[in-house]
Record summary
The part of an RNA shown here (small-subunit ribosomal RNA, 3' major domain) has 475 nucleotides and comes from Weissella cibaria. The prediction has a mean pLDDT of 84. The source organism's lineage runs through Bacteria, Bacillati, Lactobacillales, Lactobacillaceae and Weissella. The full RNA is in RNAcentral, with records from ENA and SILVA.

Context: one part of a larger RNA
RNA sequence: UGACGGGGACCCGCACAAGCGGUGGAGCAUGUGGUUUAAUUCGAAGCAACGCGAAGAACCUUACCAGGUCUUGACAUCCCUUGACAACUCCAGAGAUGGAGCGUUCCCUUCGGGGACAAGGUGACAGGUGGUGCAUGGUUGUCGUCAGCUCGUGUCGUGAGAUGUUGGGUUAAGUCCCGCAACGAGCGCAACCCUUAUUACUAGUUGCCAGCAUUUAGUUGGGCACUCUAGUGAGACUGCCGGUGACAAACCGGAGGAAGGUGGGGAUGACGUCAAAUCAUCAUGCCCCUUAUGACCUGGGCUACACACGUGCUACAAUGGCGUAUACCACGAGUUGCCAACCCGCGAGGGUGAGCUAAUCUCUUAAAGUACGUCUCAGUUCGGAUUGCAGGCUGCAGCUCGCCUACAUGAAGGCCAAAAACGCUAGUAGUCCCGGAGCAACAGGCGACGCUGAAUAUUUCCCAGAACUUGAACU
Numbered sequence: 001u002g003a004c005g006g007g008g009a010c011c012c013g014c015a016c017a018a019g020c021g022g023u024g025g026a027g028c029a030u031g032u033g034g035u036u037u038a039a040u041u042c043g044a045a046g047c048a049a050c051g052c053g054a055a056g057a058a059c060c061u062u063a064c065c066a067g068g069u070c071u072u073g074a075c076a077u078c079c080c081u082u083g084a085c086a087a088c089u090c091c092a093g094a095g096a097u098g099g100a101g102c103g104u105u106c107c108c109u110u111c112g113g114g115g116a117c118a119a120g121g122u123g124a125c126a127g128g129u130g131g132u133g134c135a136u137g138g139u140u141g142u143c144g145u146c147a148g149c150u151c152g153u154g155u156c157g158u159g160a161g162a163u164g165u166u167g168g169g170u171u172a173a174g175u176c177c178c179g180c181a182a183c184g185a186g187c188g189c190a191a192c193c194c195u196u197a198u199u200a201c202u203a204g205u206u207g208c209c210a211g212c213a214u215u216u217a218g219u220u221g222g223g224c225a226c227u228c229u230a231g232u233g234a235g236a237c238u239g240c241c242g243g244u245g246a247c248a249a250a251c252c253g254g255a256g257g258a259a260g261g262u263g264g265g266g267a268u269g270a271c272g273u274c275a276a277a278u279c280a281u282c283a284u285g286c287c288c289c290u291u292a293u294g295a296c297c298u299g300g301g302c303u304a305c306a307c308a309c310g311u312g313c314u315a316c317a318a319u320g321g322c323g324u325a326u327a328c329c330a331c332g333a334g335u336u337g338c339c340a341a342c343c344c345g346c347g348a349g350g351g352u353g354a355g356c357u358a359a360u361c362u363c364u365u366a367a368a369g370u371a372c373g374u375c376u377c378a379g380u381u382c383g384g385a386u387u388g389c390a391g392g393c394u395g396c397a398g399c400u401c402g403c404c405u406a407c408a409u410g411a412a413g414g415c416c417a418a419a420a421a422c423g424c425u426a427g428u429a430g431u432c433c434c435g436g437a438g439c440a441a442c443a444g445g446c447g448a449c450g451c452u453g454a455a456u457a458u459u460u461c462c463c464a465g466a467a468c469u470u471g472a473a474c475u
Base pairs, nucleotide, nucleotide: 002474004471005470007469008468011465013463015459019424020423021422023420026314027313028312029311030310031309032308033307034305035304042053043052064300065299066298067297068296069295070294073125077124078123079121080120081119082118083117088101089100090099091098092097106115107114108113127289128288130287131286132285136283137282138278139277140276141274143272148187149186150185151184152183153182154163155162156161167178168177169176193266194265195264196263198234199233200232201231202230203229204228207224208223209222212221213220237260240254241253242252243251244250320375321374322373323372324371325370326369332363333362334361337356338355342351343350344349382413387408388407390405391404392403393402430452432450436446
């Protein structure tokens, strides 16, 4: 100087308290450990691993295992020889592959040759998801969007260092003001960026419809006022008023205003910490393999299952289940696609077939909600696991191992779950559905969108953090 203290004083954070809803008990989904296995590929490990890498393992992916194969190689460059290559057919084989047939005569040219592609040969080499993240780059997590981390010159100290950065106020903030042996500066904070909330102007199709006419329907004439869209502006700055304060910074209240004191949300992550994570994204030093630790194929495995843990979904019901009728979104996606209307089917779906490269057409009926009816507290008209049988779809192929439908089956679960422990302060929690990525098919996951929409709130304590001071067994 740091770090530390079950030292002190001060401040802050869903840290506790005050509340609301979940987890932990049940069934299932999913990840992990363990066990098993020929293989169950590898990585991630308190917070900060465990619905994580994986935005999607039937084959492929795939790295693992068994078997069958190749050795200049699946991939690259150089050299030599030959020829267009391809496509198609047949035979053997699980296929890789091997054999036979058919087929064809590439492009440029100064006619010497050159180029691309293919086959064969030779060695230089290729190849490695093999090891080391404790050799590394790059990228990332975390403390933490916490308010800190430093430097130049000066001054003080023999020096390590100190000062500045401490003090009095204040702030979300090392934010600002005042004071001061300091005076300045940099990286952070804030602002600049995107989005959302209000509005003016410009524009009016594919959007909209007040008045006029018209229709089953903004459908058509007509219009661009309104909605909306998307471009340029305006608007919020403690600007105004009162009070408090040290005549300061600022704080409290008020006005006007769509919005008030950072308006809400996002992006943005200082110096550093954890030899944190990643050699399996990629790159890369060194080491190792080279008829194999490389490469190809078929089948299997990653989906196993006495068990343990994490994260979720569905429930245990009447604020509910079921039936009928009926209302209102937003973000998005679509030509290898989205698929209207009509017909068939109880249904998953099938058939036929219009429109749309999209403010035009389609996905697309939103669901909770509302109205009426029924059930009447039961393991039930709750709950839906499991199982049987019959089907549908995707795909070369659903046995291992997909999703969906109909009928039947109807498990656990009942005073909502012990110890413990989690999330959340407002359009938030909770509740409800819709669309998206990846994707042939497959979502209870992820990330996004809107509808509905609460309760409660203090700094005594627990935890984490910031700064000041103090202590001594550490540096």